[in-house]
RNA sequence: CACUCAUCCAGAGCAGUCGAGGGAUCGGCCCUAUGACGCUGCGGCAACCCCCAUCAAGGCAAUGGGAAGGUGCCAAGUCCGACAGAAGCAGUCUGGUAGAUGAGGG
Repeated sequence: CACUCAUCCAGAGCAGUCGAGGGAUCGGCCCUAUGACGCUGCGGCAACCCCCAUCAAGGCAAUGGGAAGGUGCCAAGUCCGACAGAAGCAGUCUGGUAGAUGAGGG
């Protein structure tokens, strides 16, 4: 970097530092000099990998529990929409695209 699979309506912030943009893209809407974004420290959330137990001949799976370790995350549903369908507009719903995260092999 591309691919495969799973998940994305829950949850969890203070301090220091920097100094103007940030929320992937576009449109909207929002956050931000009452200092955002980023970085650092500490803290936390969650349970993908992981660990334990049950089941089982064993393994996978499933269920329950845990949080030492590897990631991830801690404004807003992935902030909302984008493409298609539900006759049309608005609204709503469903599916998809794109994106993010993890795991796996390449």

Annotation
Predicted 3D model of a 106-nucleotide RNA (SAM riboswitch aptamer (S box leader)) from an uncultured Anaerolineae bacterium.